[in-house]
RNA sequence: GGGCCUAUAGGUAAGUGGUAUACCGAUGCAUUCGCAUUGCAUAGUCGCCAGUUCGAUUCUGGCUAGGUCCA
Numbered sequence: 001g002g003g004c005c006u007a008u009a010g011g012u013a014a015g016u017g018g019u020a021u022a023c024c025g026a027u028g029c030a031u032u033c034g035c036a037u038u039g040c041a042u043a044g045u046c047g048c049c050a051g052u053u054c055g056a057u058u059c060u061g062g063c064u065a066g067g068u069c070c071a
Base pairs, nucleotide, nucleotide: 001070002069003068004067005066006065007064010024011023012022013021018054026042027041028040029039030038047063048062049061050060051059
């Protein structure tokens, strides 16, 4: 320098154009003499900039970061 892959909640991951989800974690309440466990509830997320579209996490281009291969 070039090719390919990845980027979603605090963490690990689903999600093939129409309300963004699960588990763990966090907070609150209940339960307990107290802690733990358990149950219920709440908050919290699409790397950045453009394009296409009525509508983009999803499709396209670029950028950034990481991984991998070639030189």
Predicted 3D model of a 71-nucleotide RNA (transfer RNA) from a bacterium. Its Rfam family is "tRNA". The family's RNA type in Rfam is transfer RNA. From the family's description: Transfer RNA (tRNA) molecules are approximately 80 nucleotides in length.